Model confidence (mean pLDDT): 81 of 100. A computed fold for a 113-nucleotide RNA from Gloeobacter kilaueensis JS1, annotated as SAM riboswitch aptamer (S box leader). The model forms 97% of the base pairs in the Rfam consensus. RNAcentral records the identical sequence in 2 taxa. Taxonomically the source falls in Gloeobacter kilaueensis (Bacteria, Gloeobacterales, Gloeobacteraceae, Gloeobacter).
RNA sequence: GACUUAUCCAGAGCAGGCGUAGGGAACAGGCCCGGUGACGCCACGGCAACCGUCCUCAAGGGAGGGAAGAGGUGCCAAUUCCUGCGGUUCCGACCAGAACCGGAAGAUAAGUC
Numbered sequence: 001g002a003c004u005u006a007u008c009c010a011g012a013g014c015a016g017g018c019g020u021a022g023g024g025a026a027c028a029g030g031c032c033c034g035g036u037g038a039c040g041c042c043a044c045g046g047c048a049a050c051c052g053u054c055c056u057c058a059a060g061g062g063a064g065g066g067a068a069g070a071g072g073u074g075c076c077a078a079u080u081c082c083u084g085c086g087g088u089u090c091c092g093a094c095c096a097g098a099a100c101c102g103g104a105a106g107a108u109a110a111g112u113c
Base pairs, nucleotide, nucleotide: 001113002112003111004110005109006108007107008106013044016042017041018040022033023032024031027084028083029082030081045076046075047074050072051071053067054066055065056064080105085102086101087100088099089098090097
């Protein structure tokens, strides 16, 4: 990097150091964050529970349920910030709009190549 599966409306930084002008994945539209220093990096702190661990279940295994958080990751503005494509319903002359379902793209984990 490609593919598969699962999850993505919960949760967690009014604080320190470095650093400087942009940042919120990409494109477009919107809306936000940012010299009262964002984004990023480091340290510290925290959240969660995907893998792993332990218990339960069990002939054995798998699935399921539970515990801990010392292991491997991840995460800590806003739903993945919202929309973009398709469908259903409502509204509605049209346009526009609303709710829901799905898709696409993306992120993370686990596995395969």